[in-house]
Context: one part of a larger RNA
RNA sequence: UCCAGCGAGUUAUUUAUAUGCGCAAGCUUAAGUCAUCUGACGGAGGCAUAGUGAAAGCGAGCCUGAAUAGGGCGUUAGUGCAUGUAAAUAGACCCGAAACCGGGUGACCUAACCAUGGUCAGGCUGAAGCGUGGGUAAAACUACGUGGAGGGCCGCACCAGGGUGAGUUGCAAAACACUUGGAUGAACUGUGGUUAGAGGUGAAAUGCCAAUCGAACCCGGAGAUAGCUGGUUCUCCUCGAAAUAGCUUUAGGGCUAGCGUCGCGUGGUAGCAGGUAGGGGUAGAGCUCUGUUUCGGACUGAGGCUCGCGAGAGUACUCACCCUUGACAAACUACGAAUACUAUCUGUGGAAUCGCGGCAGUCAGAACGGCGGGGCUAAGCUCGUCGCUCAAAAGGGAAACAGCCCAGAUCGCCGUCUAAGGUCCCUAAAUUUACACUAAGUGGAAAACGAGGUGAGGUUUCUUCAACAACGAGGAUGUUGGCUUAGAAGCAGCCAUACAUUUAAAGAGUGCGUAACAGCUCACUCGUCAAGAGACCUUGCGCGGAAAAUGUAACGGGGCUAAAGUGUAAUACCGAAGACGCGAACUCCUAGCUUGCUAGGAGUGGUAGAGGAGCGUUGAUAUUGCGUUGAAGUUGAACUGUGAGGUUCAGUGGAGCGUUAUCAAGUGAGAAUGCUGGA
Numbered sequence: 001u002c003c004a005g006c007g008a009g010u011u012a013u014u015u016a017u018a019u020g021c022g023c024a025a026g027c028u029u030a031a032g033u034c035a036u037c038u039g040a041c042g043g044a045g046g047c048a049u050a051g052u053g054a055a056a057g058c059g060a061g062c063c064u065g066a067a068u069a070g071g072g073c074g075u076u077a078g079u080g081c082a083u084g085u086a087a088a089u090a091g092a093c094c095c096g097a098a099a100c101c102g103g104g105u106g107a108c109c110u111a112a113c114c115a116u117g118g119u120c121a122g123g124c125u126g127a128a129g130c131g132u133g134g135g136u137a138a139a140a141c142u143a144c145g146u147g148g149a150g151g152g153c154c155g156c157a158c159c160a161g162g163g164u165g166a167g168u169u170g171c172a173a174a175a176c177a178c179u180u181g182g183a184u185g186a187a188c189u190g191u192g193g194u195u196a197g198a199g200g201u202g203a204a205a206u207g208c209c210a211a212u213c214g215a216a217c218c219c220g221g222a223g224a225u226a227g228c229u230g231g232u233u234c235u236c237c238u239c240g241a242a243a244u245a246g247c248u249u250u251a252g253g254g255c256u257a258g259c260g261u262c263g264c265g266u267g268g269u270a271g272c273a274g275g276u277a278g279g280g281g282u283a284g285a286g287c288u289c290u291g292u293u294u295c296g297g298a299c300u301g302a303g304g305c306u307c308g309c310g311a312g313a314g315u316a317c318u319c320a321c322c323c324u325u326g327a328c329a330a331a332c333u334a335c336g337a338a339u340a341c342u343a344u345c346u347g348u349g350g351a352a353u354c355g356c357g358g359c360a361g362u363c364a365g366a367a368c369g370g371c372g373g374g375g376c377u378a379a380g381c382u383c384g385u386c387g388c389u390c391a392a393a394a395g396g397g398a399a400a401c402a403g404c405c406c407a408g409a410u411c412g413c414c415g416u417c418u419a420a421g422g423u424c425c426c427u428a429a430a431u432u433u434a435c436a437c438u439a440a441g442u443g444g445a446a447a448a449c450g451a452g453g454u455g456a457g458g459u460u461u462c463u464u465c466a467a468c469a470a471c472g473a474g475g476a477u478g479u480u481g482g483c484u485u486a487g488a489a490g491c492a493g494c495c496a497u498a499c500a501u502u503u504a505a506a507g508a509g510u511g512c513g514u515a516a517c518a519g520c521u522c523a524c525u526c527g528u529c530a531a532g533a534g535a536c537c538u539u540g541c542g543c544g545g546a547a548a549a550u551g552u553a554a555c556g557g558g559g560c561u562a563a564a565g566u567g568u569a570a571u572a573c574c575g576a577a578g579a580c581g582c583g584a585a586c587u588c589c590u591a592g593c594u595u596g597c598u599a600g601g602a603g604u605g606g607u608a609g610a611g612g613a614g615c616g617u618u619g620a621u622a623u624u625g626c627g628u629u630g631a632a633g634u635u636g637a638a639c640u641g642u643g644a645g646g647u648u649c650a651g652u653g654g655a656g657c658g659u660u661a662u663c664a665a666g667u668g669a670g671a672a673u674g675c676u677g678g679a
Stems, first nucleotide, its partner, number of pairs: 001679006011090013026047003032041003051058002061073004093231002096228001100221006111195009120185001122154003125150001129146006158182003162179004197213001199209003206215001234614006244257005258362002260359006269352001271348008284335001285333002290329003296323002300320004304315004365390002368387007395406003410584004415580003421574003424558003430571001432570006443560001449544002453541010470528005476501003481495003507522001511520002585604009615668001617665006624658003633652008
């Protein structure tokens, strides 16, 4: 991992409710007794028959109350049994803790201690003391010997386990190799003994106490508890949610409401459309108010400053007020929509409404679009609200893609028409039509900004009295203007610049240049030429700006240029589980009757969940069948039913098994790191 078997809403009591049956102002027995294939007896007791009030009490009424007011609760259908569902109490659908408590078992591992034994190759060092010599008044002291101390030194056994490697489904649930530390001591070790879990022991690490230690192990309380995780077994049909509010030692749990379902009732209700009547203070707008704020002006008031002895005067200062111009606001409004909401009328609308009762599930929601708050007008961010889809929705489109676009799958069909989206090939359908644009593969990612890309529209200037460009020629004189300056001559700087003269024209000079000059050039003018030329505004499509990590890789690909790109029009076609057609099934409604059929109509996606109808397994009671001329089981096939399933045939097998009706359940397996066995 697979296979087989086993494996989870049960039972009891009480209550509520629905359905069925019995009896009914009544219904019913319990324990038990007698019988015994299931019956009879048993009326103790229970529920109901009158309520109401705290109660005295009163009573079809009672209470409250001053009340003959109002309001609250009442003014005869129950009861027993069975079944379904739910709740409560019990282990209460099943498995699962870590833990807590009680009684015991452990110191053959290990910790400490007690008693009694054992072990430590070899070598080195050379303390005290002592002796002798020297030395002293005597000592001290000193040299040489002797001596053999030490938690002394080196190093086997022994003990330890610091480093590295390898091992890490191992040789091994701690070992192996090399290396290392201690090795006469607080050393190591044999045997026997002591200390026990609310405890012991601990040179202290929460270490160790039998591979178990922040409290050992075994059995028991015990099916502890688990607001948590996982699992929970056959089929078909009808409907079909929620992820919100309030409260919660509450936030991943609950309770009530909301939303679902089933039953009963309700009969122009809900919804929708239109009309009418309303209130509002949002969007917008506006600046009267509350605040913010711009330009200009006027003078008035106040403050400051200056002048003056003072009266007072001045003010390029500040504030307020006034007039005018232009603005801003969620907590501004002299204004003010669209929607929405409320009421009512009309139409449509057939339960979608509302009420009561049974049973739920839901309380983690998600993206997208609109309007807003927070954030950075960040987030696949977060919060509110309105809507939509997913959740619980398959199909077509978006290459692929829960939440986007189209559209809601009962089943069958080798039929038709469409939606979104598409129609050169991959790939179903136009290499369709008309007119434009784009040259960037733009299309097929991006900004500020930049640019004689190119199309369209507009405004304006010059122009056959010759424009624009190009080419030929001129571009002078007073003068090197004055000042400044070392110099300043058109061209460092300052002043003047409408200087004047000669001219077709030529600035007291547009740029380059020189130390300063020089030189080149421009404005301006003439000629040649010949018909348009220049500046600006709006707009379409393009260009640059443009760098990323495996491999083209920013159209799905091929490939595409009067497109297969973009824009405006047009006509065809393709395209879905949509619509339609034909056939079939089921549900509900209406009508009819033969009461389960016929006709018509509407419907049939679905998680949690509610409701309904069935299949199968084991056994029981009754019934009726099959079987050695082959039962059950098992293998294969055919037929059949919407399905769970059923029937038949053949093989195998070798002795039991079914139908029908009713009843009762140890009643259905793929999942639980399920359990047991096997491969």
Molecule: large-subunit ribosomal RNA, domain II
Organism: soil metagenome